Model confidence (mean pLDDT): 85 of 100. A computed fold for a 528-nucleotide part of an RNA from a Deltaproteobacteria bacterium, annotated as large-subunit ribosomal RNA, domain I. It was read from a public genome assembly. It matches the Rfam family "Bacterial large subunit ribosomal RNA". The organism belongs to Myxococcia, within Bacteria.
[in-house]
Context: one part of a larger RNA
RNA sequence: UGCACACGGUGGAUGCCUAGGGUUCGGCAGGCGAUGAAGGACGUGGCUAAACUGCGAUAAGCCCCGGGGAGCUGUUAAGCAAGCUGUGAUCCGGGGAUUUCCGAAUGGGGAAACCUGGUCCUAAGUGGAUCAUCCCGAAAGGGAGGCGAUACUCGGGGAAGUGAAAAAUCUCAGUACCCGAAGGAAAAGAAAUCAAAGAGAUUCCCUAAGUAGUGCGAGCGAAAGGGGAACAGCCUAAACCGGUCUUCGGAUCGGGGUUGUAGGGCACUCAUCAAAGCCUAGGUUUAAGGUUAGCAGAACACAGUUGGAAAGCUGGGGCAAAGAGGGUGACACCCCCGUAUGCGAAAACCAAAAACCGGGCGAGAGUGUUCCUGAGUAGGACGGGGCACGUGAAACCCUGUCUGAAUCUGGGGGGACCACCUUCCAAGGCUAAAUACUCGCCGGACACCGAUAGCGCACAAGUACCGUGAGGGAAAGGUGAAAAGUACCGUGAUGAACGGGGUGAAAAAGACCUGAAACCGUGUGCAU
Numbered sequence: 001u002g003c004a005c006a007c008g009g010u011g012g013a014u015g016c017c018u019a020g021g022g023u024u025c026g027g028c029a030g031g032c033g034a035u036g037a038a039g040g041a042c043g044u045g046g047c048u049a050a051a052c053u054g055c056g057a058u059a060a061g062c063c064c065c066g067g068g069g070a071g072c073u074g075u076u077a078a079g080c081a082a083g084c085u086g087u088g089a090u091c092c093g094g095g096g097a098u099u100u101c102c103g104a105a106u107g108g109g110g111a112a113a114c115c116u117g118g119u120c121c122u123a124a125g126u127g128g129a130u131c132a133u134c135c136c137g138a139a140a141g142g143g144a145g146g147c148g149a150u151a152c153u154c155g156g157g158g159a160a161g162u163g164a165a166a167a168a169u170c171u172c173a174g175u176a177c178c179c180g181a182a183g184g185a186a187a188a189g190a191a192a193u194c195a196a197a198g199a200g201a202u203u204c205c206c207u208a209a210g211u212a213g214u215g216c217g218a219g220c221g222a223a224a225g226g227g228g229a230a231c232a233g234c235c236u237a238a239a240c241c242g243g244u245c246u247u248c249g250g251a252u253c254g255g256g257g258u259u260g261u262a263g264g265g266c267a268c269u270c271a272u273c274a275a276a277g278c279c280u281a282g283g284u285u286u287a288a289g290g291u292u293a294g295c296a297g298a299a300c301a302c303a304g305u306u307g308g309a310a311a312g313c314u315g316g317g318g319c320a321a322a323g324a325g326g327g328u329g330a331c332a333c334c335c336c337c338g339u340a341u342g343c344g345a346a347a348a349c350c351a352a353a354a355a356c357c358g359g360g361c362g363a364g365a366g367u368g369u370u371c372c373u374g375a376g377u378a379g380g381a382c383g384g385g386g387c388a389c390g391u392g393a394a395a396c397c398c399u400g401u402c403u404g405a406a407u408c409u410g411g412g413g414g415g416a417c418c419a420c421c422u423u424c425c426a427a428g429g430c431u432a433a434a435u436a437c438u439c440g441c442c443g444g445a446c447a448c449c450g451a452u453a454g455c456g457c458a459c460a461a462g463u464a465c466c467g468u469g470a471g472g473g474a475a476a477g478g479u480g481a482a483a484a485g486u487a488c489c490g491u492g493a494u495g496a497a498c499g500g501g502g503u504g505a506a507a508a509a510g511a512c513c514u515g516a517a518a519c520c521g522u523g524u525g526c527a528u
Stems, first nucleotide, its partner, number of pairs: 001527009015513001016478002020449002022446007029438002031147002039102003042056003046080002050076003062096006071084003107116003117131005133144004152183001153181005163170001193199002203229005213220002233430003236374001240255006260408001262373003265369006277361004282357005289350004294343003300316001302315004317334002319323001325337003379403008389415001410425005465472002485512001488500004
């Protein structure tokens, strides 16, 4: 030095565990903010140095109301001290008070948490109030701003890698991304729609259909119709009448009126008086019920036995609208918490529905008249864009430039265009539900993970650390049933450590469950 065996050290695999995580379903909620948010800085404790949590100079808290009922003064984190508490504390829920400084940050400034003013009030204090900008408004006064989920929605902009086996049209894709706006949903929406039998707002799902079509290709890719979910329809402009104002052009307010089988106005005629009933998405009030604390809740103190420990085993008994689950010294329906079931709110909030108010229908027919029925609009030309549709035979929709009608004997559509036929009524507006999403809250479930897994984070994690910065970003869980966490003695240096001894079922549970391997030793044997 090697090999073998034995015994150790080191190391932290494996097994077991779970405090955390993942996915999904249901419900709730879907906002917060100048009454100063989100997020922070700095403070704040009797002993408090640090971190977390809470709170704000009234600072782990103050007041009220309700719950609860014996202990309490948050956690790492034990201890000491001093207190509180049946005159009901701690704790839980509701409401209120306080709420430094920064931050939209807003008196001005500024290198965030700092510096520094004006005016007024004042009890004279180291006090209080107020003063940004923009919009509306005569003023008084009111509003906005910022944040939030890399979510969902709509709008304004809008790529490229890629595919086409290259590449320019094309594709990727109106995607990513940027900006704006809003809501709990948004958007869309009561036909100038489809269709060719007729249907009758919108939205979503299944289908039609990878069809029709489109494209040189690569590719792109409908609609009607059918089946479901959910259903809801309305208001104006104008004609005409009246009020007010008027610069006499008109303006404004009220009535009227709202459609395609055309409708409405006005005049006349006829009918009918009218308010019972019905509808109502707006307003107010009330309110079933619910949310935010909780309460009651059956049955073994059973015996024996093994064991450190019984919930195990043996025997006996009981409950069950409760034999879900968790805990308890091993595996508990009857030990504890719960579970089935039943009950509960002073206060705040949500709220089906109801009542009242408001609105609508109910409220007609005919004749005449030709007054009205949304104009720089429809349409056209050129250039683009959107439509499944790439300019094509290219309708339809939008519009940058230039043009530019008709008025019901009117106008649009039915995929160039024309006729016939048919259908609808643009150029104003509103509209629940079915649909999308999940930062957050509550509850349930997993042929989901189990500490190199599962969220990056089971632990003082977006921490330590790295980076000028944007940003990147860890490692790290487990004594035991209970700390009973090793008193005392010895060696040592008043050390570490070790030897005794003690606790414990176990200390070969003490740098702590189990404790693999690499790696390092000690002993013995063999080989050299």